Context: one part of a larger RNA
Formats: sequence, C1' cells, structure tokens
RNA sequence: GGGUGAACGCUGGCGGCGUGCCUAACACAUGCAAGUCGAGCGGGUACCCGCAAGGGUACCAGCGGCGCACGGGUGAGUAACACGUGGGUAAUCUACCCCUCGGAGGGGGAUAACCGGGGGAAACUCCGGCUAAUACCCCAUACGAUCCAACAACACAAGUUGUUGGAUGAAAGGAGCGUUUGCUCCGCCGAGGGAUGAGCCCGCGGCCCAUCAGGUAGUUGGUGGGGUAAUGGCCCACCAAGCCUACGACGGGUAGCCGGCCUGAGAGGGUGGUCGGCCACAAGGGCACUGAGACACGGGCCCUACUCCUACGGGAGGCAGCAGUGGGGAAUCUUGGACAAUGGGCGAAAGCCUGAUCCAGCGACGCCGCGUGGGGGAUGAAGCCCUUCGGGGUGUAAACCCCUGUUGCGAGGGAGGAAUAAGGCCUGGAGGAAAUGCCAGGCCGAUGACUGUACCUCGCGAGGAAGCCCCGGCUAACUACGUGCCAGCAGCCGCGGUAAUACGUAGGGGGCGAGCGUUACCC
Repeated sequence: GGGUGAACGCUGGCGGCGUGCCUAACACAUGCAAGUCGAGCGGGUACCCGCAAGGGUACCAGCGGCGCACGGGUGAGUAACACGUGGGUAAUCUACCCCUCGGAGGGGGAUAACCGGGGGAAACUCCGGCUAAUACCCCAUACGAUCCAACAACACAAGUUGUUGGAUGAAAGGAGCGUUUGCUCCGCCGAGGGAUGAGCCCGCGGCCCAUCAGGUAGUUGGUGGGGUAAUGGCCCACCAAGCCUACGACGGGUAGCCGGCCUGAGAGGGUGGUCGGCCACAAGGGCACUGAGACACGGGCCCUACUCCUACGGGAGGCAGCAGUGGGGAAUCUUGGACAAUGGGCGAAAGCCUGAUCCAGCGACGCCGCGUGGGGGAUGAAGCCCUUCGGGGUGUAAACCCCUGUUGCGAGGGAGGAAUAAGGCCUGGAGGAAAUGCCAGGCCGAUGACUGUACCUCGCGAGGAAGCCCCGGCUAACUACGUGCCAGCAGCCGCGGUAAUACGUAGGGGGCGAGCGUUACCC
C1' cells in the first nucleotide's frame, strides 16, 4: 500500500447492486417448509337432476400409483481414492424420458375403508363380519432374456460373440369418440439400444510434528464359499507367512476438498465466506426395511443423554429447512408477501403443493453513483485568534443580489418483467369407414407478489442533509494559553521536572469525506 462475512468509537442525507451467527454441530416455544392423482378402486357426507332405476357436482378419510433419495441446511467428523486431475470397468446398476422389436389369453383368494363388539387416561390397539382395484396370487404363451450342454469364431487373459438343443421367467387397465366389427389417447409386460445419473478400481497432486521409528493376526497372499448390481480379506472356513516403513510406515496435532478469492512484477505466500462442483453429517451411537435409487434431515427399530404429557400402567419429541426464542459472544436480520416469473413433485388437463425461488423489510457491513447548492459580492463587516499595538489571520468566507431544482415535499400520469397455458378458429399432413384424437404452421386467447414500483410531467422551495482523524521526525499541516516528570501522549524514535509546534483547550492549518479513525487478521 492492498484486502476482510468484520467489530469498536465519533458521525450519518438518498439510491442501485451485493451481503449479514466466523462463537455453542448449544437447547429450542409457535407457525409454515412434500405432496399429488376421482381419467386406478370401493365407500361416506352434502347438494342438484329424475316418478324410479340411475346420473352428476363438491368435499372427506381409506386401498392403490408416483413423489417423498430432488430441492433446502450445516462443516461436526474426515489426512481418506474424501477432493482435484487423467484414465479403467471384458467387474456394474440406472425409476421417469427417447428410439426399435414383440406382447397383453385364462383363472383365483384376500384385505382396508364400512358395520358390530372389546381394551386403553392417551398414543393407539384387538376380535368378528362385508367389499373393490392399475393391490396380491396361480396357469398359459416367449421375438428376444437368464441358466445348462455341445460346437464355432475372436481375444494376452478373466472372457466376448454366434449356432443348435433343453429348462426358467410377463402383463392392467382407464378415458374419449363412433357405435356395424372398432378407432384414438394415457397407461401395462418382455427385450435391445440411447440419454441421464450413480457404484467400484487405478496413476499423479495438495498440511504440521522424528521431542511419534518401528507398525500389523483378517494382518499379507492363496483355495473354496457367502454376499453385492458389481471387483475385492467386503465377510467366512482352511492353508501358507507374509505385508508396510527414513522416497517417513505407525502415532499425535490440525483441517471438509476444489473452481476460485486476497496479495504480489512474477515466482510465491495466504485463504476456501457468498456463488458453482464434489464429499460428509442430520440430538449422540448402532441397525436394517421399503425402493430404480437411502442405510433415508422434516421414514422405521434399538441403546444413551435431554425435554414434555400421564389416570403412573404408559406415551410424545429432535430447526445443521424459513422466520423466530433463550444462551454463548466484540458481533451477524423479519415469527413479512407471492407462486406473477424461473425451476421442481403429482395430474390427460384444469389445477394443487413448493420458507426452492422471486420480491419486500432491517443493518453505511461492502462496492458504485448522487446530493448537502451555483454565479456575483469589500483593501475586506461583526465575532474569535495572534500581535512588535503599526497591524495580521479566519476571508468571497458571511451578509446582500441574481439563479438552479439533482435530491426533498406535494400532485398527476405511468412502463417492463407476460411468454403463452387450457381452449377456440384456419391451413396442411399421416392414418382411418367415420369421429375424437395425433403431427406441423398461423391467428385469437387469462394471468403481476413486488407495485401505482421504475420512469415522466407539474407545483413549492436554498429550503431538510457534514463529519472524522491528524499537525515533533518518519509524514502534508503552527501559534497562543493552561499544566509543570503532574495530568497525560505514544506505531517506532521518544515528549512532560516554568516560555512544551509532542499533554489539555482555543485559533489557524493538513488529509479524507457519508464517512473518518482504531483494533484484529492475510499478502
């Protein structure tokens, strides 16, 4: 000199964009943060149409499907294939999505909801009875798939590919249209390919301590097996005795890693907050279940600590989601609005949900921009300060005159973020008996939280808007008074003991300016 997620002191007008618990991964009141589908299914309630049968609409819980493994938070742990980078997987998986091929035949038994009964303070739970499905089960079928056998080709190899034979494994319907058999859409099943995401393995790279020198029994390897989507001592039985290490094993300390960021001419040093990628974690610890995917933040079970309810028998809970509270701390925000946009989940869609997100609020915390007025105005008012008492300084500074209107206040006008969705119309196309529907193009077609915001115009009016630090040298800026080694200053050198440019005050001056200083830390 530059920098900061800063804090502290004094001061403080406005706007834009950012940013805001670095400490206790301390404990948490309250609300919200993950649902959705009636075009999978059976019911219930209310209403409507209907004489009835029945039909329709809305809502409700239940069965079922998809989602809840994303998104959001935090940095505790981790010195590790965790991360970065480059590879490998002939050792692997991948829901939804896209492409291609083939298929969907027949049958069965239950169970919630509901009804009846019982237990419990509650959480909840038990028994009996009825019922549906895109829930569950069985049989059939099998292009290709898996397994076995034989053969062939390829390959360094574990193997890969092909042919033949045998064995095994599927399925679900719903809506619309036309009803003359059907057609269309959304789904369903098997297989191949793609895309995306992920698992595993390897080379290389990035902290400190040798006042840590030896470490290791599933340890190192083999055989066989288990397990997994998959390799592997991952796990197990048996066998062998290996394996790592001064090129730093083992131990201890510290730490999430990176893109980046700060500094620096660079080399390097420091750092990892916001944003993006990866990892890890979800009160502490362990475990599995479901599932394409979890060992699962707002799922489950167990143990522990803690809090709460209780009828004392037993139960409930997990903010490192968004706000917010207490506590800790030098210190870090609103218990706000909206799904309008972007994105996500579900749905055919309408739509619903979304503390992701977009906005608003608070804080000079940072950066940037603007303003606090402009021009004229005296050999120069007053006040104050200095003085050699002549004068000098503050100083065009003020007053005063003339302007301007950024900003402010008031009034009026007023964008953009909104593209199109559903749907409607038109044209063309494939297909079909036709219609719905499908494909391509064009036109029309609702919707704004912020917000009457940005911006524009008019009116008023210099009116509401300047401080902080410093002045001995380093270092830019000097006098007077007070004080008298006192009170005090101080980054270093050092000032102060009666004329102190170094303390305190004043006048004056210097620097920066809505900031200025101080402290801390990095280069």
A computed fold for a 523-nucleotide part of an RNA from Pseudothermotoga sp., annotated as small-subunit ribosomal RNA, 5' domain.
It matches the Rfam family "Bacterial small subunit ribosomal RNA".
The prediction has a mean pLDDT of 83.
The source organism's lineage runs through Bacteria, Thermotogati, Thermotogae, Thermotogaceae and Pseudothermotoga.
The sequence was found in a public genome assembly.